Predicted 3D model of a 73-nucleotide RNA (transfer RNA) from Candidatus Woesearchaeota archaeon RBG_13_36_6. NCBI's taxonomy places the organism under Archaea, Nanobdellati, Candidatus Woesearchaeota. It matches the Rfam family "tRNA". It is annotated as a transfer RNA. The sequence is in RNAcentral, with records from ENA.
C1' cells in the first nucleotide's frame, strides 16, 4: 500500500428490509438426590464494533472509518 472474507449477550451462533433479534454454553434460583453429578423447569444478562445515508420501516442495503484473518506486491 491492493484485493476478498468476517465482526450479533461472558463464548459460540440464528436471522438477507417489518412480530417480542434465535438457539447453545456458561451464571443465578427452584425441582430431583442421603450428598455430589447428570437431568427438568425458569430467570437475568446485546445500544447487532463506530458514524453518516438510502426508506414509512434497517443487525440486514450504500458509503466512510476501525479492528481481526487470509491472498498480492
Nucleotide at each position: 500500500g491492493g484485493g476478498c472474507c468476517u465482526g450479533u449477550g461472558g463464548u459460540c451462533u440464528a436471522g438477507u428490509g417489518g412480530u417480542u433479534a434465535u438457539g447453545a454454553u456458561a451464571u443465578c434460583g427452584c425441582c430431583u438426590u442421603g450428598a455430589c453429578g447428570u437431568g427438568g423447569c425458569g430467570a437475568g444478562g446485546a445500544u447487532c464494533c463506530c458514524c453518516g445515508g438510502u426508506u414509512c420501516g434497517a443487525a440486514u442495503c450504500c458509503g466512510g472509518g476501525c479492528a481481526g484473518g487470509c491472498c498480492c506486491a